A computed fold for a 558-nucleotide part of an RNA from a seawater metagenome, annotated as large-subunit ribosomal RNA, domain I.
Its Rfam family is "Bacterial large subunit ribosomal RNA". Rfam links the family to the GO terms ribosome and structural constituent of ribosome.
The full RNA is in RNAcentral, with records from SILVA.
Context: one part of a larger RNA
RNA sequence: CCUACACGACGCUCUUCCGAUCUCUUGGCGAUACGAGGCGAUGAAGGACGUGGUAAGCUGCGAUAAGCUUCGGGGAGCGGCAAAUACGCUUUGAUCCGGAGAUUUCCGAAUGGGAAAACCCGGCUGUCAUAAUCGGCAGUCAUCCUCAUCUGAAUAAAAUAGGGUGAGGAAGUUAUACCCGGUGAAUUGAAACAUCUAAGUAACCGGAGGAAUAGAAAGCGAAUGCGAUUCCGUAAGUAGCGGCGAGCGAAAGCGGAUCAGCCCAAACCGUCGAGAUUUAUCUUGGCGGGGUUGUAGGACUCCAAUGUGGGACUCAUGAAGAUAGAAAAACGCUCUGGAAAGUGCGGCCAUAGUAGGUGAUAGCCCUGUAUUCGAAAUCUGAUUGAGCCUUAGGAAGUUCCUGAGUAGCACCCGACACGUGAAACCGGGUGUGAAUCUGCGCCGACCACGGCGUAAGGCUAAAUACUACGUAUCGACCGAUAGUGAACUAGUACCGUGAGGGAAAGGUGAAAAGUACCCCUGUUAGGGGAGUGAAAUAGUAUCUGAAACUUAUUGCCU
Numbered sequence: 001c002c003u004a005c006a007c008g009a010c011g012c013u014c015u016u017c018c019g020a021u022c023u024c025u026u027g028g029c030g031a032u033a034c035g036a037g038g039c040g041a042u043g044a045a046g047g048a049c050g051u052g053g054u055a056a057g058c059u060g061c062g063a064u065a066a067g068c069u070u071c072g073g074g075g076a077g078c079g080g081c082a083a084a085u086a087c088g089c090u091u092u093g094a095u096c097c098g099g100a101g102a103u104u105u106c107c108g109a110a111u112g113g114g115a116a117a118a119c120c121c122g123g124c125u126g127u128c129a130u131a132a133u134c135g136g137c138a139g140u141c142a143u144c145c146u147c148a149u150c151u152g153a154a155u156a157a158a159a160u161a162g163g164g165u166g167a168g169g170a171a172g173u174u175a176u177a178c179c180c181g182g183u184g185a186a187u188u189g190a191a192a193c194a195u196c197u198a199a200g201u202a203a204c205c206g207g208a209g210g211a212a213u214a215g216a217a218a219g220c221g222a223a224u225g226c227g228a229u230u231c232c233g234u235a236a237g238u239a240g241c242g243g244c245g246a247g248c249g250a251a252a253g254c255g256g257a258u259c260a261g262c263c264c265a266a267a268c269c270g271u272c273g274a275g276a277u278u279u280a281u282c283u284u285g286g287c288g289g290g291g292u293u294g295u296a297g298g299a300c301u302c303c304a305a306u307g308u309g310g311g312a313c314u315c316a317u318g319a320a321g322a323u324a325g326a327a328a329a330a331c332g333c334u335c336u337g338g339a340a341a342g343u344g345c346g347g348c349c350a351u352a353g354u355a356g357g358u359g360a361u362a363g364c365c366c367u368g369u370a371u372u373c374g375a376a377a378u379c380u381g382a383u384u385g386a387g388c389c390u391u392a393g394g395a396a397g398u399u400c401c402u403g404a405g406u407a408g409c410a411c412c413c414g415a416c417a418c419g420u421g422a423a424a425c426c427g428g429g430u431g432u433g434a435a436u437c438u439g440c441g442c443c444g445a446c447c448a449c450g451g452c453g454u455a456a457g458g459c460u461a462a463a464u465a466c467u468a469c470g471u472a473u474c475g476a477c478c479g480a481u482a483g484u485g486a487a488c489u490a491g492u493a494c495c496g497u498g499a500g501g502g503a504a505a506g507g508u509g510a511a512a513a514g515u516a517c518c519c520c521u522g523u524u525a526g527g528g529g530a531g532u533g534a535a536a537u538a539g540u541a542u543c544u545g546a547a548a549c550u551u552a553u554u555g556c557c558u
Base pairs, nucleotide, nucleotide: 008557010555011554013552023507024506027478028477029475030474031473032472033471034470035469036467037466038173039172046107047106048105049062050061051060053085054084057081058080068101069100070099071098072097073096077089078088079087112121113120114119122141123140124139125138126137127136128135143170144169145168146167147166148165149164150163151162178209179207180206181205182204183203189196193243219226220225230257231256232255233254234253240248241247261459262458263457264403268289269288270287271286272285273284274283275282276281294437296402297401298400299399300397301395302394303393309390310389311388313387314386315385316384320380321379322378323377325373326372327371331346332345333344335342347364348363349353355367356366357365408432409431410430411429412428413427414426418444439454440453441452442451443450494501495500514542517529518528519527520526
């Protein structure tokens, strides 16, 4: 230097692995309308354990145990997911759907006592059984509150405490929602930080309802005034508050939604009881009548009137609706194809051309849909009727009544948009402490004038807030690393002592027609034939099947 082989890199092809992508949707997410807004000692919510011919899980159910009875619907198959086999049920109407019942072990507020929840141990009454005991079954036995009633100490009587009996009620749970009240932060912002802010928020606690709160002026605030409350828009980021910083931030009025107003206490009268005594009154309690307001009203005395309207109450009635359902129009041929709903041709219905399914894309094939109809039973309850309740005037006198440890005041706080400010009004604590209609409170210190209202008792629908749940409908919402954490035995498996954390995982095919039979082999692995199918490179590790990675063959380079 040449040749050959080996190794390696790269390229092409084939294959393996993997499960991206396309596509699909059983599940989610969001919204609208209506309903409903609770369940529970008649034992809930939530569980444990059982329950099937064969039965591990989920679902259903409870020793009557994937069910029992009855009343309706419905009309041919049925014995859940979930195949198979065995055995059954069913036109004498099953399965299934709806109404009402029955059963409903044990734990759990758990309530006969106890306990390490689903277990242990009792009393009493009745009953079964035994020679008797043991034992079985049914019922009952917790606590607290209220009312009634029977009793009853210390202490003579009375009373009270206490005890017994009977009747009624409570408890626990949820929807991490909405509402009212109580307690009440810090991060943060102020470019640091302390007043301030965040914020009366989060959190915790108590309570209630389908809504809650509030509510018929001791109001608003200056108009020629308005006339309960709640909610929305505006007034307005205004007036103001504010280390006048950061920030906080009204109200009247106006426009709308919705509209609804009432009842006691007292004066006075009657009645029943208790107490005191001066025996005729007084005090006090219950019940009935009366009466309920600011233009003051009512009582007392007198006159007139007996009718009309209203009701948020009770009972009856039961329109309509809810909880199953019923009827419901109209199409054939042809071509391609495994299959017609597609192509071509010619028709039809439509108060129905929403939607889903059917071997590819169907108004006329099926289920449905528009429309019309329907309930033995339970629930809701329009209307009507009855009951009950309630509802009017006038005059004079000026005698009586009109919410007391209240209003006010002082001190200290809270809440008002308002940080103590000139700081009213409203609420609370402590102290003090009125008046009685010729009264009292308010109109942003306070005073005057002038106005507005009538505190210290109570009830009140609608307009408003929310959605665990049911029904119907919708989406320029997601489409399996998305959408709920969860399309599947998901709050499962698994992790953690525990509080708690918390997955992955969908798709054969139109139909299992899921590969008889033969062969290879140690083989229940895997494969080759054969067969099914339109397709098996659709073979259950199953639609499509990308890349990394990988096997083999081959080319080229070195």
The coordinates come from a structure-prediction model, not an experiment, and the mean pLDDT is 82.